[in-house]
This record gives sequence, C1' cells and structure tokens, in this order.
RNA sequence: GCGCCUGUAGCUCAGUUGGAUAGAGUAUCUGGCUACGAACCAGGUGGUCGCAGGUUCGAAUCCUGCCAGGCGCG
Repeated sequence: GCGCCUGUAGCUCAGUUGGAUAGAGUAUCUGGCUACGAACCAGGUGGUCGCAGGUUCGAAUCCUGCCAGGCGCG
C1' cells in the first nucleotide's frame, strides 16, 4: 500500500426486509425480603448506534469518505 471483518449503555452483546418510543444480560442506584448481609423480587439511571456527508417520507440498517482495532496479502 491492497483486500476482508469489527465499532450500539461503564462492560459483554442482540437488532441487516429501512418503519413507528433503540433493546437484553451484567454493573450501578432505590425499595422489598433478612436479625444483618448474600441470593432473590420490583423499579430507576445510563446511548451523538465510531466521525462526517449523501439517498429516502423515514437510516443503527443502504451509499461515499475518513478514524480506530483485528486478520490476510504484498
């Protein structure tokens, strides 16, 4: 330098037929339970969907460029 893959909550990830409010687990906080904890139960908080632009009535999803990481080739 070229090709492919990945980038979504603090962490691990789902969501690709473009569709209506962006999710799960875990973590954290609050309450319940308990003699007190753990476990368990209920609820809350937490997101520029890597960045910028484009297409569209509508983009995490499609297109372009760039950035970061991984794998391969030279």
About this RNA
This is a predicted structure of a 74-nucleotide RNA (transfer RNA) from a Candidatus Omnitrophota bacterium. Rfam family: tRNA. It is annotated as a transfer RNA. The sequence was found in a public genome assembly.